The RNA shown here (small-subunit ribosomal RNA) has 1467 nucleotides and comes from an uncultured bacterium.
């Protein structure tokens, strides 16, 4: 660092997935050890039980337990042990009790709080501090209770009530007071509020407690420290579908209250105070240090450790005290729980263990105060679930270990195999060895300072015995490292993503190998990264998402030029802080690491404070170049009112004039004999300003403006000089304007036309055409506020090559009704640099820069719900989520399509000739049927195909009987020597039984070798069974159509392009010109075969002119000539003439047997249809093996209501029948030009006369031949006789372009025999083609395209089922919250205190005072209650659309001109 993933393939957008790292983690599978962390994230749910806060006898009484002394008793060990007694004057001790000190630390937990919080920096001249240190000064005289504790007494217990006794550092008064607190004249000093010194007045202390000393306590003040409080700046979530909050509220006086400042409280005055830099509301959240990920920026978090802050069952309240409004403390009220004798009571684990619940999920009801703190105490010491420590848990990290070496016959086993061999694999076995860890023994720390160790007999050492005690998990298609068997068949099943399974799965499941890790290893959740996928660093916005319909302006942001200034921004310096831990560098120390420990650096910040001053920002003075004003001037469909104006349409009225008009693709509805239509006159009404001018021409911000005139009126633009002095740009809210539908009121209404109706069309047509027509279209006013409101392109302003149009200024020259030069303002094309994915833009940018403002962030869902605003509605605005998908979109390329476009060809149309469809029949195929009708070919390309020939064989198929090493082929063993012929007997028959005949071959004479045949076992044989969609060969097809391609080179980011387009021409990508192409390949042609023509060879079975000869080329001769079968030549647009670019070529002509590819064949390019064949034949793979094999007889394939295909005969006179009667070719008969098949039909001559015939032949009866083991099921053929449909064929629909078509025979193959089929051959021998609109089918260019399985395509809705989620919804429960009111617990505070009180004074006392208490009252207040109100959530009859889902229904709305161009806004 980047991969996979939209496509037939590219490029570029854009989401999704995926590799990293992290983890307080869970869950699978699996687990040897050790060492250091960590361990309820959920119910701030509910707790049983035991600990978690004491302590001080050196404050003080007192003396029940213990202990001591002392005594008595008993036991008897004679100094012990038991009981009992006493003892308070024990430098023993203490359960309760007064008294102090602490409990406000420690520990826990995150509910609440978005600011009374937390981080930072600052202030306190607005403060307080126990305990602790320093220091100054004191401690004097007195005094009255009071618990404990006895009595009595309630109460189940909790707890309590009266009466009496007593201490103290407990409580109370007095006295002193330099100081200290209030009040303050006055004086200094100063930095705002103010501080400092300070006459005088006032006012307040105390424990001679404790103790032998030593000392240690108390009280007052100052000052330090430690620790708070309070205030101030800046930072600290989201949501504007929360926009206005706010009456103590903002300020002031004064007052009270606090340690203190302050509406913090009250009075009383004023009307303020927050707020678009986010006020207030809702949702959520403990803040940081730091963790965690990043290359940083940043992003996520805030467990453990540390800091600060909040709570302590829920709420309220204060007391105590330095300190709490108190986590193991009061009082109240509420829930919940629990005892109870019903009468009252007690309780708080968010200490530390544990329990129950909750959950995917988190541990022990240990040990010990030994060590670090800490509370008390003078100490000993006591107390401490803070704490060290052990337990559990692979929860993380970190270290180690499951052995090392050797060992090839590469054992066996297992897996694969092309059967040879591969890998497992030096791995194992065995050989020699080590002993870490676990194990047994032994000894044995540091942690502690003289003592004191829970951990622990632990770390750690030594020693023994023995390879022993120790490996697993996840993966293997591609990202992604790692591959083959076998099961299994879209099934089970996998899956992060893309995707795998439908019979050969590297992707399921298993095995075998193999990759990663490794005491872990997968898989989940989830943070960050990859994501530059919110883009500060670092994105975009003309088509992929995105520029607001326009302008104008508010606040904000930017903002020309010179100078001075000044010090906010900035930028250097110095100073504070930025706890410690962590991270990071460099040591140390545990054996090493984790871990811990030492010093640095770091902490990017935040204060202060001294400096520069050039930018920025203030300030003050200027300047003319942006910018705006004056002046002139010309141009424009700019706008608003008002007036005019002709042409057209429609109506009306009158004439002319008759039968249709009118409309359509072709009709019809409609008008029309009541007189349309047309046509002429004149009228009337609205409406739009159409044509011409008219123009990528003009104005306008946009929308938008086009007939003339008048007035009013906006703005631009040129020139020209002056002024003003930056005033300027841009613009969040705001405001104006905004086409066309549409809405309200009143007018208006020719045309035109949603909506209606009516004719057509169509399967249907609620549509496209057609006749009609109403809202609207106009006109005033007043909403609306939206368009594909487009340039899909925000505004300003500057830079940056150029040519060439137009409009509308202006200057200059000239040959001057005009050119030309030159400047301004628009407005169009083409182009460079330059940007873009590309397309294209390109001084009118989409370049290069600056400011500003609006937008985007994967498709759908959705611009949709709700919620606010706006509107009369209609709606517009503003704007989500659940859910779903891994795409969706842009550009551009190459195909294929297209009811696009051009060009061309072709028996492809036309022109003509001849048939099929109809009849019988033959054959083939479908269906039916059958025990069987054996199996394949299925549009063209199946269907007289495979079958060049099913009576049996063939035969594959059915019935039925039979065989199982097998009809066949190789091996082994063992017997025999043949092999063959023959009779006969069961049987359908195959096949059994019997009987006769006959006895290899070769030798080294060895059962030695070959051959044969019969049994026996096994390996095998067999298989027309399946898969042609697992192949190979071979065919068909488009198509004998002219294509398909490649190497270089060049373009282009790339798929690809060029070449092969393009102008001719060609049968031809056929040749020629031209060109960033140049050349080649495989097709085209030619090269091969026959046939046309001529020469030469050679004449035998062939021919015979001329010469003999026959019946005969029969013979003799001959070989000329036909033939005949070798070879050779000719044809090449080669020659003339036209034409064409003078080219290729065409076009007419000559000559020639043949002329422009001379004709016919053979030849079949890349490729296409998963086309056709596993039944020719090969073959992988499955499947059968006394059968799916192999034999035999018999029957099937020949069926037959029916449909199709291809054929033959005919329907007749161009004919039938009867006689004649030459020419032929091919080929076959073993060789063979002889001979034979073998008669050729045609033709000529007679006869038949238009009839179902002397036409047709089916069909039937009856006889014969012939082939054969056999003609019934099922064969040709002959001869008697029978004589059927059919009179030339509906709708379609097939060959064919010359020796063709037609029409006549005539051979051959295979075959016993079977032809109307098939493949050859001659014989006779036409017609026609104007010409490419139109149908089919191809080729080439070219355009669209949402298709690329490529139109047999893609693809919308409705509806119908089924399931998700969400909207409205009568009502319905719950929660927060606010308003009003009533209640009104404890509790301080205020007020009263008639009851009642020890300490002070008075008083001899009674008793008063002086202070207080109980108690009543009063505001203020938790909780609780009424009533409305605002929000949130569940539920929910019923409904609305929305999503997904197998192949359902209905149509075909888009994609091509998609068959009515398509699309945006309204109704």
């Nucleotide at each position: 660092a980047g991969a996979g993933u939209u496509u037939g393939a590219u490029c570029a957008u854009g989401g999704c997935u995926c590799a990293g790292a992290g983890u307080g983690a869970a869950c699978g599978c699996u687990g040897g050890c050790g060492g250091c962390g960590u361990g309820c994230u959920u119910a701030a749910c509910a707790c049983a039980u035991g600990c978690a806060a004491g302590u001080c006898g050196a404050a003080c009484g007192a003396g029940a337990a213990c202990g001591g002394g002392u005594u008595a008793u008993a036991g008897c060990u004679u100094g012990c042990u038991a009981u009992a007694a006493u003892u308070g004057u024990c430098a023993g001790c203490u359960a309760a009790g007064u008294g102090g000190c602490g409990c406000a630390c420690g520990g826990g937990u995150g509910a609440g709080u978005a600011a009374u919080g937390u981080a930072u920096a600052g202030a306190u001249a607005a403060c307080c501090u126990g305990c602790c240190c320093u220091c100054u000064a004191g401690a004097a005289a007195g005094g009255a209770a009071u618990a404990a504790c006895a009595g009595u007494u309630g109460g189940a217990a909790a707890c309590g009530a009266c009466u009496g006794c007593u201490a103290a550092u407990g409580c109370c008064c007095u006295a002193u007071a330099u100081g200290c607190c209030u009040u303050u004249a006055a004086u200094a000093c100063a930095u705002a509020a103010g501080u400092a010194u300070g006459c005088a007045a006032g006012g307040g202390a105390a424990a001679c407690g404790c103790u032998u000393u030593a000392g240690u306590g108390c009280u007052a003040g100052a000052g330090g420290a430690u620790g708070g409080g309070u205030c101030u700046g800046u930072a600290u979530g989201g949501u504007a579908u929360c926009a206005g909050u706010u009456a103590g509220u903002u300020g002031g006086u004064g007052a009270g209250g606090u340690a203190a400042u302050g509406g913090c409280u009250c009075a009383c005055c004023a009307a303020g105070a927050c707020u678009a830099u986010g006020a207030c509301g809702c949702c959520u959240a403990a803040c940081u240090g730091g963790u965690u990920u990043g290359a940083g920026a940043g992003g996520a978090u805030g467990a453990u450790c540390a800091g600060u802050c909040a709570c302590a069952c829920u709420g309220g309240a204060a007391c105590u005290g330095a300190g709490a409004c108190a986590c193991g403390g009061u009082c109240c009220a509420g829930a919940c729980u629990c005892c109870u004798a019903c009468g009252g009571g007690a309780g708080g684990c968010a200490g530390c263990a544990g329990u129950g619940g909750g959950g995917a999920a988190u541990a022990u009801u240990g040990g010990a105060c030994a060590a670090u703190g800490g509370g008390c105490g003078a100490a000993a010491g006591c107390c401490u679930g803070a704490u060290c420590c052990a337990g559990c848990a692979a929860u993380g990290c970190c270290g180690c270990g499951u052995g090392a070496g050797u060992g090839a016959u590469g054992a066996a086993g297992g897996c694969c195999u092309u059967a040879g061999g591969g890998u497992u694999g030096u791995a194992a076995a065995g050989c020699u060895c080590u002993u870490u860890u676990a194990c047994c023994a032994g000894g044995g720390a540091u942690g502690a300072u003289a003592a004191u160790g829970a951990c622990a007999g632990u770390a750690c050492c030594u020693g023994g015995a023995g390879a022993a005690u120790a490996a697993g998990c996840u993966c293997c298609g591609g990202c992604u490292a790692a591959c083959u068997c076998c099961g299994u068949g879209c099934c089970a099943g996998c899956a992060g993503c893309c995707g795998c399974g439908g019979u050969a799965a590297u992707a399921c499941g298993g095995a075998g190998g193999g990759a990663g890790c490794u005491a872990g290893c997968g898989u989940u959740g989830u943070u960050c990264g990859g994501a530059a996928u919110u883009a500060c660093u670092g994105g975009g916005c003309g088509u992929a998402a995105a520029g607001a319909g326009u302008a104008c302006g508010u606040a904000g942001g930017c903002g020309g030029u010179u100078a001075u200034u000044c010090a906010a921004g900035u930028c250097a310096g110095a100073g504070g802080u930025g706890a410690a831990a962590g991270c990071c560098u460099g040591g140390a120390g545990c054996u090493c690491a984790a871990c811990u420990c030492c010093a640095g650096a770091a902490c990017u910040g935040c204060c202060u404070u001294u400096g520069a001053a050039a930018c920025u920002a203030g300030a003050u003075a200027g300047c003319u170049a942006g910018a705006a004003u004056u002046a002139u001037g010309g141009a424009g469909a700019g706008g608003u009112u008002a007036g005019u104006g002709g042409a057209a349409u429609u109506c009306c009225g009158a004439g002319u004039g008759u039968a249709g008009a009118g409309g359509u693709g072709a009709a019809a509805u409609u008008c029309g004999u009541a007189g349309a239509u047309a046509u002429u006159c004149g009228g009337a009404a609205g409406a739009a300003c159409a044509a011409c001018c008219a123009g990528u021409g003009g104005c306008g911000a946009a929308g938008g403006c086009g007939a003339c005139u008048a007035a009013c009126u906006g703005g631009a633009c040129a020139u020209a000089u002056a002024u003003u002095g930056a005033c300027g740009c841009u613009g969040a809210g705001g405001u104006a304007c905004g086409a066309a539908a549409g809405c309200g009121u009143g007018g208006g209404g020719a045309g035109c036309a949603a909506a209606c109706a009516g004719g057509a069309u169509u399967a249907g047509a609620u549509a496209c055409c057609c006749u009609g027509g109403u809202a609207g279209u106009c006109c005033a006013c007043g909403c609306c506020g939206u368009a594909a409101a487009c340039g899909a392109u925000g505004a300003u302003a500057a830079c940056u090559a150029g040519c060439u149009g137009u409009u509308c200024g202006g200057g200059c020259u000239c040959u001057a009704c005009g050119a030309g030069c030159u400047u301004g303002a628009g407005u169009g094309g083409c182009g460079c640099a330059g940007c873009u994915a590309a397309c294209g833009c390109a001084u009118u940018a989409a370049g290069u820069u600056a400011u500003c403002c609006g937008c985007c962030u994967g498709g759908g869902g959705a611009g949709u719900a709700c919620g606010g605003u706006c509107g009369c509605a209609a709606g517009a605005u503003u704007a989500a989520a659940a859910c779903u998908c891994a795409a969706a979109g842009g550009a551009a390329u190459u195909g294929a399509c297209g009811g696009g476009g051009g060009c061309c060809c072709g028996c492809a149309c036309a022109a003509g000739c001849g048939g099929u469809g109809g009849a019988g029949c033959a054959u083939g195929u479908g269906g039916u049927u059958u025990a069987a009708u054996u199996c394949g070919a299925a549009g063209c390309a199946a269907c007289g195909c495979g079958c060049a020939g099913a009576a049996c064989c063939u035969u594959a198929c059915c019935a039925a009987c039979c065989c199982u090493u097998g009809a066949c082929a190789u091996g082994g063993g063992u017997a025999u020597c043949g092999c063959g012929g023959g009779a006969u007997c069961a049987g359908a028959g195959a096949u059994g039984g019997u009987c006769c005949u006959u006895u290899c071959a070769g030798u080294u004479c060895g059962g030695c070798u070959g051959g044969a045949u019969a049994c026996c076992a096994c390996a095998c044989a067999g298989g027309u069974g399946c898969u042609g969609c697992a192949u190979g060969g071979c065919u068909g097809u488009c198509g004998u159509c002219a294509g398909c391609u490649c190497g270089u080179g060049u373009c282009g980011u790339g798929a690809g392009a060029u070449g092969u387009u393009c102008g001719g021409u060609u049968a031809a990508g056929u040749c020629c010109g031209g060109c960033a192409a140049c050349g080649a390949g495989c097709g085209c042609a030619a090269c091969c075969c026959a046939c046309a023509c001529u020469c030469u060879u050679a004449g035998u079975u062939g021919c015979c002119a001329g010469c003999a000869u026959u019946c005969a080329g029969u013979u003799g001769g001959g070989c000329a000539c036909u033939c005949u079968a070798g070879g050779a030549g000719a044809a090449c647009u080669g020659c003339c003439g036209g034409u064409g670019a003078u080219a290729a070529g065409c076009c007419g002509g000559a000559g020639g047997a043949a002329g422009g590819u001379g004709u016919g064949g053979a030849u079949g390019a890349c490729g296409u249809c998963a086309a056709g064949u596993c039944c020719u034949c090969a073959u992988g793979g499955c499947c059968c093996u006394u059968a799916c094999g192999g034999g035999u007889u018999g029957g099937g394939c020949u069926a037959c209501a029916c449909a199709c295909g291809u054929g033959c005969u005919a329907c007749a006179a161009u004919g039938g029948u009867g006689g004649u009667g030459a020419c032929a070719a091919u080929g076959g008969g073993u060789u063979a030009a002889u001979c034979c098949c073998a008669a050729a039909a045609a033709g000529c001559c007679a006869u038949c006369u238009c009839a179902g015939u002397u036409c047709g032949g089916a069909u039937u009866g009856g006889g014969g031949u012939c082939u054969g083991c056999a003609a019934c099921u099922c064969g040709a053929c002959c001869c008697c006789a029978u004589g059927a449909a059919g009179u030339c064929g509906g709708a379609a629909u097939c060959g064919c372009u010359a020796g063709u078509a037609a029409u006549c025979g005539c051979g051959u193959a295979a075959c016993a025999g079977c032809a109307u089929g098939a493949c050859g051959c001659g014989g006779u021998g036409a017609a026609u083609a104007c010409g490419u609109u139109c149908c089919c089918g191809g080729g080439c260019c070219u355009u669209g395209u949402a298709c690329a399985c490529a139109c047999c395509g893609c693809c919308c809705g409705u509806c119908a089922c089924a399931c998700c989620a969400u909207g409205g919804g009568a009502a319905u429960u719950g929660g927060g919250u606010c308003u009003a009111c009533c209640c009104g617990a404890a509790g301080g505070c205020g007020g009263u205190g008639c009851g009642c009180c020890a300490a002070c004074c008075a008083g001899c006392a009674a008793u008063g005072g002086a202070g207080g208490c109980a108690g009543c009252c009063g505001a203020c207040c938790a909780c609780g209650g009424u009533a409305g109100g605002c929000u949130c959530a569940g539920u929910g009859a019923c409904u609305g659309g929305g999503g997904u889902g197998a192949a359902g229904u209905c149509g075909u709305a888009a994609c091509a001109a998609g068959g009515u161009a398509a699309c945006c806004g309204u109704a």
Its Rfam family is "Bacterial small subunit ribosomal RNA".